[in-house]
RNA sequence: CUCAUCAAGAGUGACGGAGGAUCAGGCCCUGCGAUGUCCGGCAACCGACCAUUGGGAACGGUGCCACUUCCUGCAGAAUGAUUGCAUUCUGAAAGAUAAG
Repeated sequence: CUCAUCAAGAGUGACGGAGGAUCAGGCCCUGCGAUGUCCGGCAACCGACCAUUGGGAACGGUGCCACUUCCUGCAGAAUGAUUGCAUUCUGAAAGAUAAG
């Protein structure tokens, strides 16, 4: 850089002891124990397997396990309010993961 997906799923475990949710704002999680490590688990992207463009399994490479990618950020539409506000929807951007 290209492409696919992003509303589902996953712990009353052990160690340890103060922060975490990526940037900003918001809303949140957290001594009823965060981040992290180990164990455990979930899923099935790639390889492998069976068969022919689908299936099963979980052997290998990854990934993931608060909140929709937690929500918003940019643009458009509708409705309400009437001075740039609120709600909803759509798309984009950004991001994450896999494969190349």